[in-house]
């Protein structure tokens, strides 16, 4: 540095729910909880997805500079064992 990862041990993470701040919403954070994750560690960088205050509109409605990496991808990093 490269490809591939069987069995095992160590530990890690936390969906629904609820409680409590926080926010126009979407959602967030903190606790409590366990559905599940080997990148369920980081990043809104592309595509998808929710809001839609403002904005614009007569109305419906459009609209992100507001979310979501645990929706797929991309880019950085990483734990144990073996070659």
């Nucleotide at each position: 540095a490269u490809a591939a990862u069987a069995a095992a041990a160590a530990g890690g993470c936390a969906a629904a729910c609820c409680a409590u701040u926080c926010u126009a919403a979407a959602g967030a954070a903190u606790g409590g909880g366990a559905c599940g994750c080997a990148a369920a560690g980081u990043u809104a960088u592309g595509g998808a997805u929710c809001u839609a205050a403002g904005g614009u509109g007569u109305a419906a409605g459009c609209u992100a500079u507001g979310a979501u990496u645990g929706c797929c991808a991309g880019a950085c990093u990483g734990c144990c064992g073996g070659a």

Description
Predicted 3D model of an 83-nucleotide RNA (c-di-GMP-I riboswitch aptamer) from a Clostridiaceae bacterium. The model forms 95% of the base pairs in the Rfam consensus.